Molecule: SAM riboswitch aptamer (S box leader)
Organism: uncultured Garciella sp.
RNA sequence: CUUAUCCAGAGAGGUGGAGGGAUGGGCCCUAUGAAACCCGGCAACCAGCUUAUAGGCACGGUGCCAAUUCCUACAGAGAAUAUUCUGAAAGAUGAG
Numbered sequence: 001c002u003u004a005u006c007c008a009g010a011g012a013g014g015u016g017g018a019g020g021g022a023u024g025g026g027c028c029c030u031a032u033g034a035a036a037c038c039c040g041g042c043a044a045c046c047a048g049c050u051u052a053u054a055g056g057c058a059c060g061g062u063g064c065c066a067a068u069u070c071c072u073a074c075a076g077a078g079a080a081u082a083u084u085c086u087g088a089a090a091g092a093u094g095a096g
Base pairs, nucleotide, nucleotide: 001096002095003094004093005092006091011039013038014037015036019029020028021027023073024072025071026070040065041064042063045061046060049055050054069090074087075086076085077084078083
């Protein structure tokens, strides 16, 4: 850079000790213990299997385990100033 997916799913366990949810704003989580590591689990993108536009498997390579990618940032539509919807952008992950 290209492409697919992002409204599902996942512990009341150890170590650890104060932070975390990408960024700004908001709103949250956290000493009834944050991050991180270990164990455990979820899923099934790649790989591998089959009777192969699909199906099943979970030994391998990743990924993931509060809240829709927590909401929103830009544009458009509707509405009554509340606010609702759609599409982008950005981000995350896989494969190339």